[in-house]
RNA sequence: UACUUAUCAUGAGAGGUGGAGGGAAAUGGCCCAUUGAUGCCUCGGCAACAGGUUCUAAUUAUUUUAGAAUACUGUGCCAAUUCCAUCAAGCGUGCAGCUUGGAAGAUAAGGA
Numbered sequence: 001u002a003c004u005u006a007u008c009a010u011g012a013g014a015g016g017u018g019g020a021g022g023g024a025a026a027u028g029g030c031c032c033a034u035u036g037a038u039g040c041c042u043c044g045g046c047a048a049c050a051g052g053u054u055c056u057a058a059u060u061a062u063u064u065u066a067g068a069a070u071a072c073u074g075u076g077c078c079a080a081u082u083c084c085a086u087c088a089a090g091c092g093u094g095c096a097g098c099u100u101g102g103a104a105g106a107u108a109a110g111g112a
Stems, first nucleotide, its partner, number of pairs: 003110006013043005021032003026086004044078003049074003052070007082104001087101005
């Protein structure tokens, strides 16, 4: 970097630094931001994806499988549904609006 699988309506902020844009990309919308955002650092927190540990059940037992608990380890995350839409189908006379799926993206695990 591409591929496969799973998940993406929950949840979780203070301080410092820095000084202009930021919310992945394009367009549109809507927001955040000099009352200092985004980013970076420190601390704190959230979260069961993988591993570990404990418990329960199945099994005569080991192994194994399933479930639950636990932030110990590896990641991840801490404005707004992945901020919303874009493509397709459907509801709607139509507009507005809504639903489902897809695409793209993010994260984890796996193999190459």